RNA sequence: GGCCCCAUAGUCUAGCGGUUAGGACGUCGGCCUCUCACGCCGAAAUCCGGGGUUCAAGUCCCCGUGGGGUCACCA
Numbered sequence: 001g002g003c004c005c006c007a008u009a010g011u012c013u014a015g016c017g018g019u020u021a022g023g024a025c026g027u028c029g030g031c032c033u034c035u036c037a038c039g040c041c042g043a044a045a046u047c048c049g050g051g052g053u054u055c056a057a058g059u060c061c062c063c064g065u066g067g068g069g070u071c072a073c074c075a
Base pairs, nucleotide, nucleotide: 001071002070003069004068005067006066007065010025011024012023013022018055027043028042029041030040031039048064049063050062051061052060
């Protein structure tokens, strides 16, 4: 350098055009308990950046950024 893949709360992960963006751990509040833990209830917090397509984009397309794989170069 060519090609391919990935990017969603603090972490991990689901979501193949219309969800209030779901789940687990974690965090916060409450209940329970003598206390802690466990358990139960509730809450906050997320789509890498920009553009395009569309009535509608996390989802499709393009560019960029970051990461990974592979091939080539390394005279």

The RNA shown here (transfer RNA) has 75 nucleotides and comes from a Myxococcales bacterium. The organism belongs to Myxococcales, within Bacteria. Its Rfam family is "tRNA". The family's RNA type in Rfam is transfer RNA.